About this RNA:
Predicted 3D model of a 74-nucleotide RNA (transfer RNA) from a Propionibacteriaceae bacterium.
RNA sequence: GGGACCGUAGCUCAGCUGGUCAGAGCAGGGGACUCAUAAUCCCUUGGUCCCGGGUUCGAGCCCCGGCGGUCCCA
Numbered sequence: 001g002g003g004a005c006c007g008u009a010g011c012u013c014a015g016c017u018g019g020u021c022a023g024a025g026c027a028g029g030g031g032a033c034u035c036a037u038a039a040u041c042c043c044u045u046g047g048u049c050c051c052g053g054g055u056u057c058g059a060g061c062c063c064c065g066g067c068g069g070u071c072c073c074a
Base pairs, nucleotide, nucleotide: 001073002072003071004070005069006068007067010026011025012024013023019057028044029043030042031041032040050066051065052064053063054062
């Protein structure tokens, strides 16, 4: 220098064919249970969907550019 894949909650990740509330588990907070702790159960907080632009009535999803990560080629 070229190519492929990836970037969504504090962490690990899902998100179909563009629309229905942006979600799950873990973690955090509160509660139940217990003499107490753990475990278990219930409720709950938390998001600039990496950044900028475009297409569209509508973008996490499609297009372009940039940034970052992993791998391959040179």

Lineage of the source: Bacteria > Bacillati > Actinomycetes > Propionibacteriales > Propionibacteriaceae.